[in-house]
RNA sequence: UCCUCCGUGGCGCAAUGGAUAGCGCGUAGGACUUCUAAUCUUAAGGGUGCGGGUUCGAGUCCCGCCGGGGGAA
Numbered sequence: 001u002c003c004u005c006c007g008u009g010g011c012g013c014a015a016u017g018g019a020u021a022g023c024g025c026g027u028a029g030g031a032c033u034u035c036u037a038a039u040c041u042u043a044a045g046g047g048u049g050c051g052g053g054u055u056c057g058a059g060u061c062c063c064g065c066c067g068g069g070g071g072a073a
Stems, first nucleotide, its partner, number of pairs: 001072007010025004018056001027043005049065005
């Protein structure tokens, strides 16, 4: 330098171009318990790496950057 895959809550991941972006773990409150753990329950926490474009509508499609993994020279 080129090719390729990826970037979504603290972490791991989902999400045919169409309802208010979901699930698990974790965290906090509550229930249960003599207490803790386990279990049950409720809640908080994200607008999707950044900037443009297409579209009635973009996490998803297109372009350019940034960052990471793999490969070629």